RNA sequence: GAAGCUGGCUAGACAGUCGCCGCUCACGCAAGUGAGGGGAGGAAAGUCCGGGCUGCAUAGAGCGGGAUGACGGUUAACGACCGUCCGCCGUGAGGCGAGGAAUAGGGCCACAGAGACGAGCGUAUUAAGUUACGGUGAAACGCGGUAACCUCCAUCUGCAGCAAGACCAAAUAGGCUGGCAUUGACGUGGCUCGCGUUGCCAGCGGGUAGGUUGCUCGAGCGCAUGAGUAAUCAUGCGCCUAGAUGAAUGACUGUUACGCGCAGUAAUGCGCGACAAAACCCGGCUUAUCGGCCAGCUUCACUC
Numbered sequence: 001g002a003a004g005c006u007g008g009c010u011a012g013a014c015a016g017u018c019g020c021c022g023c024u025c026a027c028g029c030a031a032g033u034g035a036g037g038g039g040a041g042g043a044a045a046g047u048c049c050g051g052g053c054u055g056c057a058u059a060g061a062g063c064g065g066g067a068u069g070a071c072g073g074u075u076a077a078c079g080a081c082c083g084u085c086c087g088c089c090g091u092g093a094g095g096c097g098a099g100g101a102a103u104a105g106g107g108c109c110a111c112a113g114a115g116a117c118g119a120g121c122g123u124a125u126u127a128a129g130u131u132a133c134g135g136u137g138a139a140a141c142g143c144g145g146u147a148a149c150c151u152c153c154a155u156c157u158g159c160a161g162c163a164a165g166a167c168c169a170a171a172u173a174g175g176c177u178g179g180c181a182u183u184g185a186c187g188u189g190g191c192u193c194g195c196g197u198u199g200c201c202a203g204c205g206g207g208u209a210g211g212u213u214g215c216u217c218g219a220g221c222g223c224a225u226g227a228g229u230a231a232u233c234a235u236g237c238g239c240c241u242a243g244a245u246g247a248a249u250g251a252c253u254g255u256u257a258c259g260c261g262c263a264g265u266a267a268u269g270c271g272c273g274a275c276a277a278a279a280c281c282c283g284g285c286u287u288a289u290c291g292g293c294c295a296g297c298u299u300c301a302c303u304c
Base pairs, nucleotide, nucleotide: 001300002299003298004297005296006295007294008293009292010291012256013255014254015253016252017251018250020039021038023036024035025034026033027032041275045286046285048284049283050282051281052280053161054160055159056158060193061192062191063190065157066156067155068154069153070084071083072082073081074080085099086097087096088095089094100152101151105150106149107146108145109144121134122133123132124131165213166212167211168210175204176203177202178201179200180199184198185197186196187195220239221238222237223236224235225234226233227232258273259272260271261270262269263268
């Protein structure tokens, strides 16, 4: 100097004008007015996992189904994360993982070969595919391979989901028809048992689809110290940071930071700057992506 690997931070800043949403305070009968603070990400995305929460519901057991698969640890939990081993890839820093069982059983195994799990070609031999040798092939008279094929083993596992639910107001038709019926039927995936309820199912037809809540103080965030290889945990101090509902979080102007490109001797000027938008919340994983900064590590070339 170049090319890489791993981890972390960031995703412009300041000011002004106008506009939108919500909260707090004051005034107001109300509409509203004024002031103050706040208002979309590192992935908000995918809906792939795990939960919190809500309902079934008083709720259980078994079968079946599903998931994971070395060992230890972290976590609310996980299929995640950390560490160690093993295997594969890479010169390396590192990355990935499909990581139990092939003598319980089944399925499958290209080409070559007679034949790839009741198989049997050629030569010799024998009463006899009885015995021995040869050829093909990674493997042939079988203790070959494969389980990210079925399966077996170990461990775990209710279902549905905020369009879950709860409350208020209003309206209607407490309607009509058919079927089953306590020896029955119904009860949040299927079957069985148990438990609970006493009616249940189907079709036609009618009314409403409005408001409040759930809805944001959290397994929360930041800093410091200590323990630990680490993931992380404990203690102390500090902070509060959207809650919309046809869906707010915006538009314009000026100055300026960083990176890139063009013009120019220079000063400087001009242009461009990704992926992308909350909707109950959280912990992960995966995918997309222009740039900038920091720390550690690896390889190559050159010089001293």